[in-house]
């Protein structure tokens, strides 16, 4: 000095002027009030408020049991209210590395299925080749004969090392053995089992054993744990107005009722169609698994104590405009003082509420740590 990786954090103030909620000098008011108008004054959108991809809280169903069914997650220990999230570990993969990423229970241990085309064959198997030792065939020799012994081609018969076909093909290399081959036999390795240390474990290490077909489960499937339903457009209260309506069906021999069945439980009205009113106001609606500060506990995620604030809350939807300003940072020139540029930028807008993932992204900032470079 350059390239990279991994966290933290932060998002400003003033003028003038508008807009909501809460206040409300004072006015109404001669006393008490409602309505009303109203000087001022706190305060007022995010790190993703976004997407709705998880998991809650809360509300009903609804007194609310069990089962199948369907779903979800998937190494191993933690945290958590919970999770497909977090931390910390393992084991696989990609980076020279700091580091990242995870489709990460099961294939003989219950089945099923799938690999197209090529190839002999993909739970099986011989195209091309090799070999013919042994048995037949031919042929020369040697024997009285029985038989011998050499040769030759290859029937039968061996064979899967070599060739070829594929993403992939009888674990691999090598050495010995054979007629020519083969784990057939050995060494080494390499996976399955198994003992033995270590770790809570996932795993990892070491040592025997034995002669050994693979891939896919994000393919049905099995095994582990988890799992009512539908949601603030939930759901509650007021006031008001209509026709307590009109036809049909079903119903204590159980109509309905709870996502789908079934068993249980409850239970008197239920459905359908046509027609009639109403669509106002309140509540839910911000004290929370809240924030912040400090100390201990813990590799850590996060937990416990103690102190301290109260930080939008509309209701078709405020939180807004403007600035020649000033401040935080950044840059460049200077020894410095200072002087100029640049600069509050991008993506973007709460709607019951919180706890992660994901995805957009401005102009900066501190740190750790890796890598290449040059100089002392």
């Nucleotide at each position: 000095a350059a390239a990279g990786u991994c966290c933290g954090a932060a998002a400003g103030g003033a003028c003038u002027u508008g807009c909501c909620u809460c206040u409300g000098c004072c006015g109404g008011a001669g006393c008490g009030a409602a309505g009303c108008g109203a000087a001022g004054g706190c305060a007022g959108a995010g790190g993703a408020a976004a997407g709705u991809c998880c998991g809650g809280g809360c509300u009903c169903c609804a007194c609310a049991g069990g089962g199948c069914a369907g779903g979800g997650u998937g190494c191993c220990a933690g945290g958590u209210a919970a999770c497909a999230c977090c931390u910390g570990g393992g084991c696989g993969c990609c980076g020279c590395g700091a580091g990242g990423c995870g489709a990460c229970g099961g294939a003989a241990u219950a089945g099923u299925g799938c690999a197209a085309c090529a190839g002999a064959a993909a739970c099986a198997c011989a195209c091309c080749g090799c070999c013919g030792a042994u048995g037949g065939c031919c042929g020369u020799c040697c024997g009285c004969a029985a038989g011998g012994a050499c040769g030759g081609a290859u029937c039968a018969g061996g064979u899967a090392a070599g060739g070829g076909u594929g993403a992939a093909a009888u674990c691999g290399u090598g050495c010995g053995g054979u007629a020519a081959g083969a784990g057939c036999g050995c060494a080494c390795g390499g996976a399955c089992g198994g003992g033995c240390u270590g770790g809570c474990a996932a795993c990892a290490g070491u040592c025997c054993c034995g002669g050994c077909g693979g891939g896919c489960a994000a393919a049905c499937c099995c095994c582990a744990c988890c799992c009512g339903g539908a949601g603030c457009a939930a759901a509650g209260c007021c006031a008001a107005a209509u026709a307590g309506g009109c036809a049909g069906g079903c119903a204590u021999u159980g109509a309905g009722g709870c996502g789908g069945c079934c068993c249980g439980c409850u239970g008197a009205g239920c459905c359908u169609g046509c027609g009639g009113g109403u669509a106002g106001g309140c509540u839910g609606c911000a004290c929370g698994a809240g924030g912040c500060g400090g100390c201990g506990a813990g590799c850590g995620a996060u937990c416990g104590c103690c102190g301290u604030c109260c930080c939008a809350g509309a209701g078709g939807a405020a939180u807004g405009a403007u600035u020649g300003c000033c401040u935080c940072g950044g840059g460049u020139c200077g020894c410095a003082a200072g002087a100029c540029c640049u600069c509050a930028g991008a993506c973007a807008g709460a709607a019951c509420c919180c706890g992660g993932c994901u995805u957009a992204u401005c102009g900066g900032c501190c740190g750790g740590c890796u890598c290449c470079c040059a100089c002392c």